The RNA shown here (transfer RNA) has 71 nucleotides and comes from Actinomortierella ambigua. Its Rfam family is "tRNA". The family's RNA type in Rfam is transfer RNA. From the family's description: Transfer RNA (tRNA) molecules are approximately 80 nucleotides in length. Its mean pLDDT, the model's own confidence on a scale to 100, is 82. The same sequence occurs in records of 2 taxa. RNAcentral holds the sequence, with entries from ENA and Rfam.
[in-house]
C1' cells in the first nucleotide's frame, strides 16, 4: 500500500436505533479520640467530521490513533 479489528469517566470494561451503565479511583458527609474498613450522597464520559433517520455510542462514508495479518 492491501485487509481484519478496536476507540465510551482518571483507568478497566458493558451498552447494537429511543435521556448512557458498572467495578476501581476521585469528592462531599456519617462512624471514629485520629486513621483504615463500612456506609450516604456527588461530580466525571460516547476519538474527528459528514451523511440517513422523528430520534444516533449504536446504521453509513471519510480522517485520525493503536494492535495484528498479508505483501
Nucleotide at each position: 500500500a492491501g485487509g481484519a479489528u478496536g476507540g465510551u469517566a482518571g483507568u478497566u470494561u458493558a451498552g447494537u436505533g429511543g435521556u448512557a451503565a458498572a467495578g476501581c479511583g476521585c469528592u462531599c458527609g456519617g462512624c471514629u479520640c485520629c486513621a483504615a474498613a463500612c456506609u450516604g450522597a456527588g461530580a466525571a464520559c460516547c476519538g474527528g467530521a459528514a451523511g440517513u433517520u422523528c430520534a444516533a455510542u449504536u446504521c453509513u462514508u471519510c480522517c485520525c490513533c493503536g494492535u495484528c495479518c498479508u505483501g